[in-house]
The RNA shown here (transfer RNA) has 74 nucleotides and comes from Clostridiales bacterium Firm_11. Rfam family: tRNA. Its family is annotated with triplet codon-amino acid adaptor activity in the Gene Ontology. The family's RNA type in Rfam is transfer RNA.
RNA sequence: GUUUCCGUAGCUCAGCAGGAUAGAGCGUCCGCCUCCUAAGCGGAAGGCCUCGGGUUCGAAUCCCGACGGGAACG
Numbered sequence: 001g002u003u004u005c006c007g008u009a010g011c012u013c014a015g016c017a018g019g020a021u022a023g024a025g026c027g028u029c030c031g032c033c034u035c036c037u038a039a040g041c042g043g044a045a046g047g048c049c050u051c052g053g054g055u056u057c058g059a060a061u062c063c064c065g066a067c068g069g070g071a072a073c074g
Stems, first nucleotide, its partner, number of pairs: 001073007010026004019057001028044005050066005
């Protein structure tokens, strides 16, 4: 340089042939249980989905660009 994949919660990810209030596990906090801790059980907080623009009544999802990361080839 060319091609290609990815970017969603603190971390790992799902959701992506457009539409309901954006989800799970781990972690964090609170409670129950326990002599205490861990484990287990219940609950809560936490993301307007990398950024900008476009299409649309409606975009995490489609299109364009930028930025960041990975892979293959040169």

The sequence was found in a public genome assembly. The coordinates come from a structure-prediction model, not an experiment, and the mean pLDDT is 80.